[in-house]
RNA sequence: GCAAUGUAAAGGCAAACCGCCUGAAAGGGCGGGACGCAAAGCCAGGGGGCUAAGGCGGAGACGCUAGGCCGGCCCGGCCGCCAUU
Numbered sequence: 001g002c003a004a005u006g007u008a009a010a011g012g013c014a015a016a017c018c019g020c021c022u023g024a025a026a027g028g029g030c031g032g033g034a035c036g037c038a039a040a041g042c043c044a045g046g047g048g049g050c051u052a053a054g055g056c057g058g059a060g061a062c063g064c065u066a067g068g069c070c071g072g073c074c075c076g077g078c079c080g081c082c083a084u085u
Stems, first nucleotide, its partner, number of pairs: 003085004012037002017032006035072001041078003045075003048070003054065004
């Protein structure tokens, strides 16, 4: 330097829930908090899921729709720490 692996350690992230902010919503940000995570680092390219403001339909109730989201659902792409072999 490269590859494989992830028992322990160093270091890292942080579910639910709570508070504040933000958003039409789904969701997101910050703080607290730890269920878990060897990529729970990054990218909405494919699948899947959530929402439906606007749009379309409808007398209405409501239905359909992503150009909005989810990377802690799966696949794929990119990059990388520690340890062991």
Model confidence (mean pLDDT): 87 of 100.
The RNA shown here (c-di-GMP-I riboswitch aptamer) has 85 nucleotides.
The sequence was found by an Rfam model in a public genome assembly.
It matches the Rfam family "c-di-GMP-I riboswitch aptamer". About the family: GEMM was predicted in a large-scale screen for bacterial structured RNA regulatory elements. Rfam links the family to the GO term cyclic-di-GMP binding.